[in-house]
RNA sequence: GGAGUCGGCCAGGCAGUCGCUGUUAUUUCGGUAGCAGAGGAAAGUCCGGGCUCCACAGGGCAGAGCGCCAGAUAACGUCUGGGCGACGUGAGUCGACGGAAAGUGCCGCAGAAAGGAAACCGCCGAUGGCCUCGAGCUUCGGCUCGGCACAGGUAAGGGUGAAAGGGUGCGGUAAGAGCGCACCGCGCAGUCGGUAACGGCUGUGGCAGGGUAAACCCCGCUCGGAGCAAGGCCAAAUAGGGGAACGAUGCCGCGGCCCGCGGUGUUCUCGGGUAGGCUGCUUGAGGUUCGCGGUGACGCGGAUCCCAGAGGAAUGACUGUCCACGACAGAACCCGGCUUAUCGGCCGACUCCCUCU
Repeated sequence: GGAGUCGGCCAGGCAGUCGCUGUUAUUUCGGUAGCAGAGGAAAGUCCGGGCUCCACAGGGCAGAGCGCCAGAUAACGUCUGGGCGACGUGAGUCGACGGAAAGUGCCGCAGAAAGGAAACCGCCGAUGGCCUCGAGCUUCGGCUCGGCACAGGUAAGGGUGAAAGGGUGCGGUAAGAGCGCACCGCGCAGUCGGUAACGGCUGUGGCAGGGUAAACCCCGCUCGGAGCAAGGCCAAAUAGGGGAACGAUGCCGCGGCCCGCGGUGUUCUCGGGUAGGCUGCUUGAGGUUCGCGGUGACGCGGAUCCCAGAGGAAUGACUGUCCACGACAGAACCCGGCUUAUCGGCCGACUCCCUCU
C1' cells in the first nucleotide's frame, strides 16, 4: 500500500419565529415564565419474564416446547466459554448437534438385490460333469494336455441408485474374498488429561443389522389460563332493584261479589352498576461513573442522576446559514432477547498478500 474478519459508536449541526404535550412556579383565572419531550430498531408480536385477574389438596395420563457440555440470568428457544463436525490460506463463520444395538414404519424411479441379503453383465470353472468334444500315451482299467460353460464358485470389475454390508495397497487364489498382512477408519477394554462434552496413548477384535427420529417412538428437562380493552376506585339520569316509615285502607287488574294475589304515591336508606371521570402510568431486573471478582456472559460495592407518559392520541412547521446534502422509521403497561428494515460516516482489535528499511 492492497484485500478482508470481528466488535463498538453516530444517525445532519447551529440560530431565530410560530405552534403542540407534560410538569413546576405565578396569576387580575384570560394567561405568563422556566424546564423536559421517541428509536437503534419505538417495527414484526416470534420467544422469555415482571405486574394484574381467574383457576388450583396431591399424584398421574394426554398435549406442547426444548435437546453436545459447563456456566450466566428474574427467565428464555437468549447470551458467554468450551467440545465435535463443515467451510475458509488465515483472522474467523455456520450447525434442530440426545438415542437407529428398545420396538414399529418408510427408502419413489431404477436395479439381481434397499438389509440378519442377492447375482443381470462379467470373472473363474481348481473340484465334479460331458469322450454322444479334440489330440497324445496306454498294460485297454484309464492317464495327461486342451475344449465346453452343465453343476457350481465369486463379489475384484461393470451397470442401477441419494445410498449396495468398511477404504487403499500388497500378498494370496481357479477366480475371488479381512482369507492373511500394513496403514487409515470403526467397535471394545485399560490408562492419562479435562467439572463435563470430549481428547491423547496403549492393547485388542477382522469388522459387527445401511439410511431416515423437521416418521411414529424412547430418554431427559420445562410448561395452569387470560391479558393494561388486565385490574382497582368514584359514580349522572324522567333508567331499574331490595328494605323501612308515612298516608287514605284509597285507586287499577284478575269480565259480578268476598277472600287472596299483583300493580300504583311520598320520604328515607341500601348496595349493584351504564354513560362519564379518576387510577393502573412510569423510580426501574433504571442510567452514568469508579473500584473489586471472573477468560467471558455477568456479579458485588461506593458515588451520582431522574430521563416522554398522551387518551383522537404531543414531539411539528417556516426562515437563515454551513456541510459530507441527511437512510429506515415513530412510544401507548414495563423489561430481557431474537428477527427484519436502514443514506452515509467514524473508532478499535485482528488476519492474509505485496513492497521498502
Predicted 3D model of a 357-nucleotide RNA (Bacterial RNase P class A) from a Gammaproteobacteria bacterium. It matches the Rfam family "Bacterial RNase P class A". It is annotated as a ribozyme. The RNAcentral record of the sequence draws on ENA. Taxonomically the source falls in Gammaproteobacteria (Bacteria, Pseudomonadati, Pseudomonadota). Model confidence (mean pLDDT): 78 of 100. The model forms 92% of the base pairs in the Rfam consensus.